This is a predicted structure of a 349-nucleotide part of an RNA (small-subunit ribosomal RNA, central domain) from an uncultured prokaryote. The full RNA is in RNAcentral, with records from ENA. Its Rfam family is "Bacterial small subunit ribosomal RNA". Gene Ontology terms of the family: ribosome and structural constituent of ribosome. The coordinates come from a structure-prediction model, not an experiment, and the mean pLDDT is 91.
Context: one part of a larger RNA
RNA sequence: CUGGGCGUAAAGCGCGCGUAGGCGGCCUGAUAAGUUGGAUGUGAAAGCCCUGGGCUCAACCUUGGAACUGCAUUUUGAACUGGCAAACUAGAGUACUGUAGAGGGUGGUGGAAUUUCCAGUGUAGCGGUGAAAUGCGUAGAGAUUGGAAGGAACAUCAGUGGCGAAGGCGGCUACCUGGACAAAUACUGACACUGAGGAACGAAAGCGUGGGGAGCAAACAGGAUUAGAUACCCUGGUAGUCCACGCCGUAAACGAUGUCAACUAGCCGUCUGUAGACUUGAUCUGUGGGUGGCGCAGCUAACGCACUAAGUUGACCGCCUGGGGAGUACGGCCGCAAGGUUAAAACUC
Numbered sequence: 001c002u003g004g005g006c007g008u009a010a011a012g013c014g015c016g017c018g019u020a021g022g023c024g025g026c027c028u029g030a031u032a033a034g035u036u037g038g039a040u041g042u043g044a045a046a047g048c049c050c051u052g053g054g055c056u057c058a059a060c061c062u063u064g065g066a067a068c069u070g071c072a073u074u075u076u077g078a079a080c081u082g083g084c085a086a087a088c089u090a091g092a093g094u095a096c097u098g099u100a101g102a103g104g105g106u107g108g109u110g111g112a113a114u115u116u117c118c119a120g121u122g123u124a125g126c127g128g129u130g131a132a133a134u135g136c137g138u139a140g141a142g143a144u145u146g147g148a149a150g151g152a153a154c155a156u157c158a159g160u161g162g163c164g165a166a167g168g169c170g171g172c173u174a175c176c177u178g179g180a181c182a183a184a185u186a187c188u189g190a191c192a193c194u195g196a197g198g199a200a201c202g203a204a205a206g207c208g209u210g211g212g213g214a215g216c217a218a219a220c221a222g223g224a225u226u227a228g229a230u231a232c233c234c235u236g237g238u239a240g241u242c243c244a245c246g247c248c249g250u251a252a253a254c255g256a257u258g259u260c261a262a263c264u265a266g267c268c269g270u271c272u273g274u275a276g277a278c279u280u281g282a283u284c285u286g287u288g289g290g291u292g293g294c295g296c297a298g299c300u301a302a303c304g305c306a307c308u309a310a311g312u313u314g315a316c317c318g319c320c321u322g323g324g325g326a327g328u329a330c331g332g333c334c335g336c337a338a339g340g341u342u343a344a345a346a347c348u349c
Base pairs, nucleotide, nucleotide: 004320005319006318007303008302012317014201017198021194022193025088028085029084031082033081034080035077037075038074039073040072041071042070049065050064052062053061054060091191092188093187094186095185097182098181099180103177104176105175106174107173108172109171110154115149116148117147118146119145120144121143125136126135162169163168206247207246208245209244210243211242215241216240220236221235222234223233258316259315260314261313262312263311266294267293268292269291270290271289272288273287274286275285276284277283278281298305299304322349323348324347331342332341333340334339
C1' cells in the first nucleotide's frame, strides 16, 4: 500500500462558517490531456520461463525463442473523465405574500416569595433532628399587622410542546436583529456537496479589573453521630453564584450515532403551514415541514435500529488498531494562572 471498522466492544472533532484539496445535474458542438487500437524505435548481457544441444546423468555450460507487463515518437477512435464554447432548469439561490416560535441583543417594567430594617399588637419560647445540641430570644424573639430597602429567580400557563449549528433559550413590554416553513408565480442559471489548515461560537467551574450581594453555598467554625468522622445530619458562614469588560476552551459538550444527497411496507399521536369537500363540525380527505410511539423487509454479536436507519448506495472529512504505563513525560504552540492542545517510550501483563 492492499484490508476491517467507529450507538453500547478501541474509534464521529462540542458545534457551525469556510481556504486549499477532493468530488459534482442535463443537452449540443468542437478538442484529444486522461483513455482505446495499430505501427516504429528502445527496453544491454547474464538470470527466470519454454525448446534443442554438450559434459555417461545431474548440477554446470550452451543454441534459439518467449518475456522484459515500461518509455518515447507516430497514427487511429471519441463512449466516459478533464479543459474550451454555447444552451437548459429538475440541484442551489434571489424576489414577492404570509405563518409559527423561551432564536439573539439592548432598554424599560410587574407581581408572588425569601431576607434585613422601622413601627404596632403580644408573651415565652423559637429553631432544628432519628433523637439532640450548637444557634436565636425577657436588651422582648418566634407569631401577626402596616411600611421601607435590596438582590436574585420568574409559580400556574407547561406539553417525549416550541426555537436554535451546538452550547443553550421561559414574567410582561418597546426597539434592533438572525434563521426556518408554506403557497403561487417571476428571476439567476450548476452558482452545488464536503472540507486538511484557518478563523468564529462554545454549559458549569475557574482567572483579571470594577461594581453588586437577598437567597443559596465550596473553604472554614461550631454542634451532633462514631472506635475514629478531616464526611453524611444540624447551626452559622467566605469565595462564588448576579452585572460590565477581558480571559479560559473544557464536560456523560450524549442520540455515547459526522455532514450532504438518493432510494426502500405500513399504523397511531403531537406541533405548525396549506389545499379541497360537504352534512359547516370537537368534521372529513389530501399535501408540506418538524417532533414522538409502534412495526415489515433488511441490518446487528446481541440489545436493538427500522423514511428522524444502525437498511440499500454515492461524495467528502474526522477517528480506531490489546490492557496497564498514559491522555502521562519531553518538546512545540496557547494561557495571567489554573491548565489546555499536540503526544511518545522504557517497563509490564